The RNA shown here (Bacterial RNase P class A) has 367 nucleotides and comes from bacterium CPR1. Model confidence (mean pLDDT): 75 of 100.
Parts: sequence; structure tokens; C1' cells
RNA sequence: GGAGCAGGCCGGGUGGCCGCGGCCGCGGGAGCGGCUGAGGAAAGUCCGGGCUCCGCAGGGCAGGGCGCUGGGUAACUCCCAGUAGGGGCAACCCUCAGGAAAGUGCCACAGAAAUGAUGACCGCCGGCCGCCUUCGGGCAACCGGUAAGGGUGCAACGGUGGGGUAAGAGCCCACCAGCAGUGCGGUGACGCACUGGCUAGGUAAACCCCGCUCGGAGCAAGACAGGCGAGGACAGGCCCCCCGGCCACUGACGGCCCGUCAGGGUCCUCCCGAACGUCGCUUGAGCCGCCUGGAAACAGGUGGCCCAGAUAGAUGGCUACCGUCGCUUCGGCGACACAGAACCCGGCUUACAGGCCUGCUCCAGAC
Repeated sequence: GGAGCAGGCCGGGUGGCCGCGGCCGCGGGAGCGGCUGAGGAAAGUCCGGGCUCCGCAGGGCAGGGCGCUGGGUAACUCCCAGUAGGGGCAACCCUCAGGAAAGUGCCACAGAAAUGAUGACCGCCGGCCGCCUUCGGGCAACCGGUAAGGGUGCAACGGUGGGGUAAGAGCCCACCAGCAGUGCGGUGACGCACUGGCUAGGUAAACCCCGCUCGGAGCAAGACAGGCGAGGACAGGCCCCCCGGCCACUGACGGCCCGUCAGGGUCCUCCCGAACGUCGCUUGAGCCGCCUGGAAACAGGUGGCCCAGAUAGAUGGCUACCGUCGCUUCGGCGACACAGAACCCGGCUUACAGGCCUGCUCCAGAC
């Protein structure tokens, strides 16, 4: 210098004028002043929690989700670290990664055959019979052996080599793969070594088996206030068999008393609206710094900070200079990534102009 890998960050800046939401202060009011006002994804609403209401003795069946191992967390299908398999020269990256030796199913096309090998299409070997012959042999039928060779296929009943054989075959041997057992290492997934009999197709994103786990609905949750009724349950004192009446109590009329009229207490459920008002509502698994533990995710301690809260929904517009990019007749002109809160939080996924930082790998060159 070139090519790459991994991680993190920023994502237009500074003024002026006008405007909008929230809170505080002043004011009788109109209004004035001060402070504050989107994101890394606020998005998709995919996963997991908090919170709220409803349901729920306990257990089981059915059903859904998850699925290598250890750890983290409030929890997760998330994160960290590892194992195994795969890719890359490497840094590093990818993986819905339990069980196919419990059982069942399926394996298109091609192929003789797709899993009880009673497996033979071609080929190879042996036997037998017949024909031809240049006497070396050749051809055809039948019976048998053979999974070594060919062919089909994603896949053909371990692979390679040697021995062996009529030809062949784990029939025998060596190495390799796989399986089982033992030992060692590791918390574990697993790894390594030795021994053994010689071999077991794939598919569980098919049923199924195993292990873990799962109640439902959602802030239009829900609560309070208000309004107007409806239904139900229980009910104070007195008169009274009951029905019923009166009183205490509440409201209206009224300056007050008397009086008149109306209602009748408490609790529960339902209903109503421009889906109204108040709350829920933003102090929270919060943010920043430091220290400690840990390989890390993360946890603990300590100091500081308060950082939108609307309800048809504010967070905007104009302008000056600068920045970046594009065009340029060199005077200027144009553009500013993706996108935008709605109960809150942890993740995942997706979108994103341009720029910055850190560590690492490979190649080439110079000293």
C1' cells in the first nucleotide's frame, strides 16, 4: 500500500424571528416570564416479563411451544462461554443440533431390486446339452454360483489395498469410518487410548417416543367521580296478626321555625355518553461515573442525575453562516439517510445517505 474479518460510536452544527405540547411562577382576566419537549431503531407487534381484571383445591387426559452442554436473567425461542458438524489460506463465519438399535409410515423418476435381501438387468464363473469350426475356439438354451465389475439413482446393505477362490464374498489380514465395552481427562456436551465382535440405508420441518414448559384477556386493562334508571339480597325504632302507617334520615319550597311535597337505609350486579372528566401515566428489572467478583453474559457496592407524557394527538416553519454530497456557463443552484413516542421494560427482526474509532488476518513492497 492492497484485500478482508470482528466490535463499538455518531447520524448535520451554531445563531435570529415566529408558532405548538407539558410543568412551575405572576396576574381578576387577557396574557407574561422561566424550565423542558422523540429514536437507534420511537417501526414490525414476532418472543418474554411487569402491571390490571377474570378464572383457578389437587391430580390426570387432550392440545400448544421449546430441544447439543454449562452459565446469565424477572423471564425468554434472548445473551455469554464451550462441544459437534460444515465453510474460509487466515482473522473468522454458519447451523430448528434430543431419539431412526421401541414401533408404524414414506423413499418420486429411473432401476432387476429402495430395506424381511428366498435380490441377478448386463457382465463374470462352473455344469450339462446342442450347433458351427480354419480344431485355437466360438454361439445359443437350461441349471447353479457370484453383490467383486457395468448400468439406474440423492441413496444399492461399510471404504481402500492385499491374500484367497472356478469366479467371488469380512471368507481371512492391514489401515480407515461406524458401533459396543473398559480406562483416563472434562461439571457437562464431548475428547483421547485400548479391546471386541465384524456392520447397523435415509427421513422425526411424518406419526411417534423422551425431557422441560404453558390458564385467559389486555391501558378501549382497570379504578374513581358523574348521570339516569333496572334487577337482586339483607335491613333500624314504634303501632300492627297481616296489609299498611308513623318516626329517625335525605332533598325541594323557604331568611328561619312550623308546615307541605317527594324520596326512603346498606351492599352487589347491570346500563349511559362525542368512548366525557380525574386517575392509571411515567421514579423505572431507570441513566451516567467509579470500585469489587467473574473468562464473559452478568451480579454486588457506592456517588451523582430526573430524562416527553399528548388524547385527534405538541415536538414545526422561515432565515443567516458553516459542514457533506451532486450539478455548474465558476456567478452560483439544488439536496440533507431511515424514520417519528401513545402503559412500561428486556430481546429479536427489519430500514438506514454519509462519517469516525479500536483490535485482528492474508498478500505485496521498503528499511